RNA sequence: GCGGAGGGCUGGAUGGCCGCCUGUGGCGGGCUUGCCCGACCACGGGAGGAAAGUCCGGACUCCAGAAAGUGACGGUGCCGGGUAACGCCCGGGCAGGGCAACCUGACGGAAAGCGCCACAGAGAACAGGUGGCCCCGGUGCAUUCCGGGGUGACAGUGAAACGGUGGAGUAAGAGCCCACCGCGUCGCCGGUAACGGGGACGGCACGGCAAGCCCCACCGGGAGCAAUGCCGAAUAGGGACCUCGCGGGGGGAAACCCCCGGGGCUGCUUUCGCCCCAGACGGUCCGGGUAGGCAGCUAGACCCUGCGGGCAAUCGCAGGGCCAGAGGAAUGGUCAUCCAUCCCGCGCAAGCGGGGGGACAGAAUCCGGCUUACAGGCCCUCCGCGCAU
Repeated sequence: GCGGAGGGCUGGAUGGCCGCCUGUGGCGGGCUUGCCCGACCACGGGAGGAAAGUCCGGACUCCAGAAAGUGACGGUGCCGGGUAACGCCCGGGCAGGGCAACCUGACGGAAAGCGCCACAGAGAACAGGUGGCCCCGGUGCAUUCCGGGGUGACAGUGAAACGGUGGAGUAAGAGCCCACCGCGUCGCCGGUAACGGGGACGGCACGGCAAGCCCCACCGGGAGCAAUGCCGAAUAGGGACCUCGCGGGGGGAAACCCCCGGGGCUGCUUUCGCCCCAGACGGUCCGGGUAGGCAGCUAGACCCUGCGGGCAAUCGCAGGGCCAGAGGAAUGGUCAUCCAUCCCGCGCAAGCGGGGGGACAGAAUCCGGCUUACAGGCCCUCCGCGCAU
């Protein structure tokens, strides 16, 4: 210098003016006199690294009387540690990729059982002779051809061909035999463990898939701040009690009778007959719910600094700090100067002049993670190659 790997920080700055939300104090007002309101004044605070997706894990609240066990269902799945907890984080192991820094991992069990293994191929899990090789016969030697047999070494197919490589052996071959590797069993050594190293024995029996069922171990009750608790109108509706009443008029002490009404009984009209008429536009009180109000609500597994333990995640101690709390949602607009950066013009250049211009996004009970989005800028560590000394 070129190319690459890992990690951290930042996410425009300052000021003026006009606003918005919220807290405190003042001032003014209201009444139920300790609360409420205000369009006034002052002061303080006012988005994020992801506030997002709502995917995990919790806090908190309610429901199911409590606790434990078991079954079903769901989730997790190498080992150790961290944590309130986790599917998160750290360290390690193993496997795969990369020259390397480093990256990636549904990474328990396939000799418990069931199931599946496309296409191609002769044969795909109680294997399999397609070509080839070898032997015998037809045939008297050889070749071709035909028939019978042996063979899984070679070729070919496939993601995968029933241990691999080499040797010995053989007609040709084959764990048939031998060495090493792999695999299994049993000891030994190192390590907390995953695992690693090495030894003896076994001739090989045991293909792959569990992101198919399943088995094993561990974890998990459900719903969510529109949770939940308190206060509580107007109107409508529910209940209790009181008052006045039971279509109108007359008679009667009352039962009841007479006259006149209204409605229903057949689509309509008339007659007859039968049945019905009623509650209140009254008062007092009670309880539930709605609108609305208050709480939950932000001081917390919190933030900053220092020291100590630990490889680290993280833990402990000391000191300091208070940092949005709305309730459909405030955190904005504008002007000036500057900064990163881009464009144009002039200039050999330094530079000068003009213009544009800052990503993703945005709290809604809170916290720990993961994932996703993100213009630009800054810093640290490491690897490979080239050049110079």
Molecule: Bacterial RNase P class A
Organism: Anianabacter salinae